This is a predicted structure of a 355-nucleotide RNA (Bacterial RNase P class A) from a Selenomonadaceae bacterium. Of the family's consensus pairs, 96% are formed in the model. Rfam family: Bacterial RNase P class A. By type it is a ribozyme. The prediction has a mean pLDDT of 76.
[in-house]
RNA sequence: UGAGUACAAAAGAUGAUCGCGGGUAUCCGCAAGGAUACAUGAGGAAAGUCCGGGCUCUAUAGGGCGCUGUGCCGGUUAACGGCCGGGGGGAGUGAUCCCCGGAAAGUGUCAUAGAAACGAAAACCGCCUCAGUCCGCUGAGGUAAGGGUGGAAAGGUGCGGUAAGAGCGCACCGGCAUCCGGGUAACCGGGUGGCCUGAUAAACCCCACAGGGAGCAAGACCAAGUAGGGAAGGGAUGAUGCGGCCCGCGGAGCCUUCCGGGUUGGUUGCUUGAGCCGUCGGGUAACCGGCGGUCCAGAUAAAUGAUCAUCGCCGCUUUUGCGGAACAAAACCCGGCUUAUUGAGUGCUCACGGU
Numbered sequence: 001u002g003a004g005u006a007c008a009a010a011a012g013a014u015g016a017u018c019g020c021g022g023g024u025a026u027c028c029g030c031a032a033g034g035a036u037a038c039a040u041g042a043g044g045a046a047a048g049u050c051c052g053g054g055c056u057c058u059a060u061a062g063g064g065c066g067c068u069g070u071g072c073c074g075g076u077u078a079a080c081g082g083c084c085g086g087g088g089g090g091a092g093u094g095a096u097c098c099c100c101g102g103a104a105a106g107u108g109u110c111a112u113a114g115a116a117a118c119g120a121a122a123a124c125c126g127c128c129u130c131a132g133u134c135c136g137c138u139g140a141g142g143u144a145a146g147g148g149u150g151g152a153a154a155g156g157u158g159c160g161g162u163a164a165g166a167g168c169g170c171a172c173c174g175g176c177a178u179c180c181g182g183g184u185a186a187c188c189g190g191g192u193g194g195c196c197u198g199a200u201a202a203a204c205c206c207c208a209c210a211g212g213g214a215g216c217a218a219g220a221c222c223a224a225g226u227a228g229g230g231a232a233g234g235g236a237u238g239a240u241g242c243g244g245c246c247c248g249c250g251g252a253g254c255c256u257u258c259c260g261g262g263u264u265g266g267u268u269g270c271u272u273g274a275g276c277c278g279u280c281g282g283g284u285a286a287c288c289g290g291c292g293g294u295c296c297a298g299a300u301a302a303a304u305g306a307u308c309a310u311c312g313c314c315g316c317u318u319u320u321g322c323g324g325a326a327c328a329a330a331a332c333c334c335g336g337c338u339u340a341u342u343g344a345g346u347g348c349u350c351a352c353g354g355u
Stems, first nucleotide, its partner, number of pairs: 001351007010342001012311007020041002023038006043327001047338002050336005055215004062247004067211005072086005087100005101206002106204002108200003124147002126143007155173006174195001176193007219268004229259006241249002275294008313324004
């Protein structure tokens, strides 16, 4: 210098003018409200709504079946499918990245091709032996080393062995069972035996763990209205409710349908919270604890904007100057993940060059 890889931040600044949202103070107004002043007013993703939790209602959500999700091990946390550390396997020269229960409980599936697709099965070509022969071959048996089919053909390589072959025997590797040692564990190392065991679990299934359901349009209150309207049916022999079913619980001037009529306003929930910033301590880390400081949007069809000036950044230009600056916007609140996106930075890796 180039290419790559991981990570942590930033998302222009100041001033002026006009304007908007909510707040506080003062003044005006019977009130609705208005005026002035002051400070304040989007994000790293506010997004997708994909996970998890708080909060609210319902049994302070209880038992069983079903259903759904997660899935190497340990830790972290309010919780998680997140994060951190470790283990095994795979990709890459490397930094680094990706994957993860069980196929030896049972069932299903494996198209086409192929002799054969799961059983200790299978002989199409080839190889070997024997018998026959019209010398072209034919028949019986052995054989999974070679060929062929396939995504996959049942351990791999080598030596021995054999009629030809074969874990048939041996060595190394691989995998399985078992024992010993190390580790909290996943797992690793070693000894012995022995070669039996195809793939698929985002197919059913098995094992372990977790989950009741609904959601701020939750829920509570006020006002208005139904006027404690009318009709029919059901209901303490338990309706309705607990949003799959059963048990269980709770439980009625209640429930369902129709007719007729009305509201579709306001307050609250609402932002002080697993909060943020700094510092110290514990821990490899995620994270946790102590101390100090601080208050940082709460709108409801929805405010958070526009213009100008100066400075900063980038590009073009000899200067003057001209042009440019991404993705995108809260809606009960948090922790994650994923996706969108601008220009810079740091660590590490590889290649080339210089000293």